[in-house]
Context: one part of a larger RNA
RNA sequence: GUCAGCGAGUUAUCAUAUAUUGCAGUCUAACCACAGAUUGUGGGGAGGCACAGGGAAACCGAGUGUUAAUAGCGCGAAACAAAAUGCAGUAUAUGUUAGACCCGAAACCAGGUGAGCUUACCAUGAGCAGGUUGAACCCUUCCGAAAGGUCGGGGGAGGACCGAACCCGUUAGCGGCGAAAUGCUUUGGGAUGACUUGUGGUAAGGGGUAAUAUGCCAAACGAACCUGGAGAUAGCUGGUUCUCCCCGAGAUAUAUUUAGGUAUAGCCCAUGAGUGUUCCUUCCGGGGGUAGAGCUACUGGAUAGGUCCUGCGUACGCAAGUAUGUUGGACUUAACCAAACUCCGAAUACCGGAAGUUAGAGCCAUGGAGUCAGUCUUGCUCGGAUAAUCGAGUAUGGACGAGAGGGAAACAACCCAGACUCACGUCUAAGGUUCCUAAAUCAAUGCUUAGUUGAAAAGGCCGUUUAGUUUCCAACACAGCAGGGAGGUUGGCUCAGAAGCAGCCAUCCUUUAAAGAGUGCGUAACAGCUCACCUGAAUAUUCCCGCAAGGGAUGGAAACUAUGCGCCGAAAAUGAUCGGAGAUAAGCAUCGUACCGAAGACUGAGAUUAUAUAUUUCUCUUAUGAAAUGUGUAGUGGUAGGGGAGCGUUCUAGCGGCUGUGAAGCCUCACCGUAAGGUGGAGUGGAGCUUCUAGAAGUGAGAAUGCUGAC
Repeated sequence: GUCAGCGAGUUAUCAUAUAUUGCAGUCUAACCACAGAUUGUGGGGAGGCACAGGGAAACCGAGUGUUAAUAGCGCGAAACAAAAUGCAGUAUAUGUUAGACCCGAAACCAGGUGAGCUUACCAUGAGCAGGUUGAACCCUUCCGAAAGGUCGGGGGAGGACCGAACCCGUUAGCGGCGAAAUGCUUUGGGAUGACUUGUGGUAAGGGGUAAUAUGCCAAACGAACCUGGAGAUAGCUGGUUCUCCCCGAGAUAUAUUUAGGUAUAGCCCAUGAGUGUUCCUUCCGGGGGUAGAGCUACUGGAUAGGUCCUGCGUACGCAAGUAUGUUGGACUUAACCAAACUCCGAAUACCGGAAGUUAGAGCCAUGGAGUCAGUCUUGCUCGGAUAAUCGAGUAUGGACGAGAGGGAAACAACCCAGACUCACGUCUAAGGUUCCUAAAUCAAUGCUUAGUUGAAAAGGCCGUUUAGUUUCCAACACAGCAGGGAGGUUGGCUCAGAAGCAGCCAUCCUUUAAAGAGUGCGUAACAGCUCACCUGAAUAUUCCCGCAAGGGAUGGAAACUAUGCGCCGAAAAUGAUCGGAGAUAAGCAUCGUACCGAAGACUGAGAUUAUAUAUUUCUCUUAUGAAAUGUGUAGUGGUAGGGGAGCGUUCUAGCGGCUGUGAAGCCUCACCGUAAGGUGGAGUGGAGCUUCUAGAAGUGAGAAUGCUGAC
């Protein structure tokens, strides 16, 4: 891991509700007697509930309490005879108390068992190859007056040295489902000592022992192990077993030693011989101070100007004062700002009234819940950085949650659309129609050349489209070519110099067809080149009105404005890409007609729920009863959760049935039922099984790192 078996809302008690049975007051408990003896029958009314309430109580009583009150008020009485009441039994649901659906702690307490491991100690024993060093002390040579020194010999000290046994475990490698639940090889430390070791003994868990490491106390010690209290407790995690049908949430408020729990309310379900249109929509009537707006209408803020006052300067003046700058204040002009400003002021919403409409609508009562971690999105707001798949609020919002189907390549929350079942039927939605891939290589008019389409800003573009404004043009436009581009004058100042062209000031006049006291380059300064401006040659269509002059249109030229599409701006990490192939439309804009496209709608068949109606049948006559059949209408996504109806297993009772001419079980085939399931046949098997009607439960497994066994 798989398979098989086992494996979780039980029992008692009381309470409440619903259903049902008995009685009309009801029921017996313990106990007793009898019996065909656990179970049945009879007795037993002690007692309980009900029959009367009110009051804290005394107490009074269809009343009573309050009170001075006989008033008023609160709580009660009235009707009903078996139904909506009462009692008792049974069943179901929920709650209370018990282990209370099951498994699961770490822990706490009590009584015991452990020092054969290890720690310390006590008693008694044992062990330490070999080599080295050579303390004290003793003897002695020589020197010395002596003290003493010195040579040699003996001696054999030491938590001394080297190094086996022995003890330890420093380094590296191996090992790491190991040979081993701590080892092997190597390299190390101690090795006469605070050494090592045998045997026996002592110290025990709120404790011992400890050269203290929280170490050790029998392979897991911040408090051992065993048994018991014990099914400790677990607001926590996990698990909780057959089927179908109907309805169907919440992630909010308030409170909480409360925040992942709980209570009440909100939202869901069931029931009602409760209410009856109350929901909702429209109309009418209300109050408001939001959005907006406004502010010489207040309270504040804030910008620019003017007038005045006050304070502080500066200049002039003998002074008075004048001029000027400035802080603050008042008034005033203009334009403004405000969640905690308002002279104003909506739309919605809310409240009341009337009318209309109507549904698995509203409200009320009782019983049962679950939910109180929500998420994204749209509109309007707040916080943040007008950041976040960010944190909050709001909406009779939407969706997901609890929602499948189609689209968005893929994609809970976006777009379309709400899945009872079946159909090789039809039509559509969003979205699409070259191929992958169902359907247009469809029609019309433009645009784009960037593969833009198929990511992005400020900013930039002599890419191109469309519309417009202004000006010039046969008195010759624009561009290009040729020529001129002068004089006063080197303007004044400054400066070493400053002559159009470093800088400052001014920027005139003249000659002219025209030419700036100069547009740029250039020089040390001049010079030189060039520009503005002027002239020339050459160079450009046509038409209309008009006799002509002239005017207009078209055309040519220049500058500018707006607009559609495009271009640059544009750098990222494994190999690129629009989903791909690929496309010049199969891109973009406008428009049209077809078609495709979903579990949507429609069509046909069927199932089922609710309701209305018709017919038939049934129960003692009933009754707003039950059942069956037909028709109409409306439904039938669903987590938590509520309600309803069933299937199957084991056992019991009763009436029956099957079975050696083959029971149960096993196995296989066929059929039936909406499902759980059921029936029949063949084989195997070899002795019991069971319909129906009731009853009772050790009553249904795939999950619990479930338990036991097998493989």
Molecule: large-subunit ribosomal RNA, domain II
Organism: wastewater metagenome